Predicted 3D model of a 94-nucleotide RNA (Bacterial small signal recognition particle RNA) from a Planctomycetota bacterium. NCBI's taxonomy places the organism under Bacteria, Pseudomonadati, Planctomycetota. It matches the Rfam family "Bacterial small signal recognition particle RNA". By type it is a non-coding RNA gene. The gene name in the source record is ffs. The prediction has a mean pLDDT of 80. The RNAcentral record of the sequence draws on ENA. Of the family's consensus pairs, 93% are formed in the model.
RNA sequence: UCCGGUCCCCUGCGAUAGGAGCGGUCCGAACCGGGUCAGGCCGGGAACGGAGCAGCCCUAAGGGUCGUCUGCUAGGCGUAGACGGCCCGGACCC
Numbered sequence: 001u002c003c004g005g006u007c008c009c010c011u012g013c014g015a016u017a018g019g020a021g022c023g024g025u026c027c028g029a030a031c032c033g034g035g036u037c038a039g040g041c042c043g044g045g046a047a048c049g050g051a052g053c054a055g056c057c058c059u060a061a062g063g064g065u066c067g068u069c070u071g072c073u074a075g076g077c078g079u080a081g082a083c084g085g086c087c088c089g090g091a092c093c094c
Stems, first nucleotide, its partner, number of pairs: 001091005007085002010081005016074003020070002022067006033058004041050003
């Protein structure tokens, strides 16, 4: 000086794990959500009406579960590669 290689630095791609959003589904309110309101209560001579607890139904906040996509996190992991750096090996030259 040249060639090859490990590692470091940087970049691309991929996977894995976590959690977030989105959609489906389920659970989910003594009262301070809605609907229907037995009983009882109130008004009325009565017919009936009124407010309305429990129950039931629907759902909110929130949570369980499933799925796809999006991107986020992981001093990480795998893979490929550029400049450069340390080190190792080989060849040649002085």